Model confidence (mean pLDDT): 82 of 100.
Predicted 3D model of a 75-nucleotide RNA (transfer RNA) from a Pirellulaceae bacterium.
NCBI's taxonomy places the organism under Bacteria, Pseudomonadati, Planctomycetota, Planctomycetia, Pirellulaceae.
Its Rfam family is "tRNA". By type it is a transfer RNA.

RNA sequence: CGGGGUGUAGCGUAACCUGGCUAGCGCGUCUGCAUGGGGUGCAGAAGGUUGCUGGUUCAAAUCCAGUCACCCCGA
Numbered sequence: 001c002g003g004g005g006u007g008u009a010g011c012g013u014a015a016c017c018u019g020g021c022u023a024g025c026g027c028g029u030c031u032g033c034a035u036g037g038g039g040u041g042c043a044g045a046a047g048g049u050u051g052c053u054g055g056u057u058c059a060a061a062u063c064c065a066g067u068c069a070c071c072c073c074g075a
Stems, first nucleotide, its partner, number of pairs: 001074007010027004020058001029045006051067005
C1' cells in the first nucleotide's frame, strides 16, 4: 500500500442477506416479597441514538460512500 472480516446496553449475543411492529435474549445491576441473615427462588424496573460522519428513502442497526479501532491474508 491492496483485499477481507468484526464493531449493537456493564459483559456476551441475535435481528442485517430480503429496509417498516416499542432493537430481542442470557448474565449482571437496582427495587419489592419469601429467610433471623446469606445463598436461592419469585415479581417488577432501569440501562442502546446499533464504532463515527455523510448520503439515498415517506422510513436505515439493515442500502451506498467516506472514516476510526482491532484481527486475518497478500505485497